[in-house]
């Protein structure tokens, strides 16, 4: 240093450019229990790494930066 993926709530993963950003697990409140745990209903939490461009619209396309894995003389 050159290629290529990746980056969304505390953790994990989703979303043909176009309802309100879904789903798991965590907490958090209520049921049940003797009580715990498991099982049930319900809640709360997200301006999608940062800046800029494109476009009637951007989590999604395009540049710059930035942080992680892979490779590779």
């Nucleotide at each position: 240093g050159c290629c290529g993926c990746c980056c969304u709530g505390g953790c994990c993963c989703a979303a043909c450019g176009g309802c309100a950003g879904a789903g798991g697990c965590g907490u958090c409140c209520g049921g049940u229990u003797c009580a715990g745990g498991a099982c049930c209903g319900g809640a709360a939490g997200g301006u999608u790494c940062a800046g800029g461009g494109u476009u009637c619209g951007a989590a999604u396309c395009c540049c710059u930066g930035g942080g992680g894995c892979g490779g590779u003389a």

Predicted 3D model of a 73-nucleotide RNA (transfer RNA) from Actinoallomurus sp. CA-150999. RNAcentral holds the sequence, with entries from ENA. The prediction has a mean pLDDT of 83. The source organism's lineage runs through Bacteria, Bacillati, Actinomycetota, Actinomycetes and Actinoallomurus. It matches the Rfam family "tRNA". About the family: Transfer RNA (tRNA) molecules are approximately 80 nucleotides in length.